[in-house]
RNA sequence: GGUUCAUCGAGAGUGGCGGAGGGACUGGCCCCAUGAUGCCACGGCAACCUCUCCCGCGGGGAGAACGGUGCCAAAUCCAGCGGACACUCGGUCCGAGAGAUGAAGC
Numbered sequence: 001g002g003u004u005c006a007u008c009g010a011g012a013g014u015g016g017c018g019g020a021g022g023g024a025c026u027g028g029c030c031c032c033a034u035g036a037u038g039c040c041a042c043g044g045c046a047a048c049c050u051c052u053c054c055c056g057c058g059g060g061g062a063g064a065a066c067g068g069u070g071c072c073a074a075a076u077c078c079a080g081c082g083g084a085c086a087c088u089c090g091g092u093c094c095g096a097g098a099g100a101u102g103a104a105g106c
Stems, first nucleotide, its partner, number of pairs: 001106001003104006013042005021031003025080004043072003048068002050064006076098001081095005
């Protein structure tokens, strides 16, 4: 890097460095010199991998958190493509796509 599977309305911030854009893309809407994004340290959240136990065991449930990842503004911030419903306007829901993360294997 691409493939497969699973998940994505919960949760969790302080300090230092640095100094302008950032929230993947597009549109919207937000965040940001009262210092964002990013990097580092410490802290934390969660429970994918992992471990223990149980069950009616292709699976499910309960628990743990030393270790490998991940994450710590906003639902993946909202929408984007297709469909159902509703419709004066505003919309609601389902699925796909895109994206993110993990695990496996190439």